[in-house]
RNA sequence: GCGAGAGUAGCUCAGUUGGUAGAGCACUGGUUUUCCAAACCAGUGGUCGCGGGUUCGAACCCCGUCUCUCGCU
Repeated sequence: GCGAGAGUAGCUCAGUUGGUAGAGCACUGGUUUUCCAAACCAGUGGUCGCGGGUUCGAACCCCGUCUCUCGCU
């Protein structure tokens, strides 16, 4: 230099013919318990890496760009 894959909640990851962004764990509160743990219930938390474009509407389509991984040279 060329090609491919990945980037979504604090962490691990889902999320398709474009139509209100989710799960588990963690965290906070509550119930229970003498206390803790466990269990159960409820809740907080997101500019979907970044910047543009297309569209009535974009995590998803198009262009550029950044980081990481792998391959080729």
Transfer RNA from a Patescibacteria group bacterium, 73 nucleotides, folded computationally. The sequence was found in a public genome assembly. Model confidence (mean pLDDT): 80 of 100. It matches the Rfam family "tRNA". Its family is annotated with triplet codon-amino acid adaptor activity in the Gene Ontology.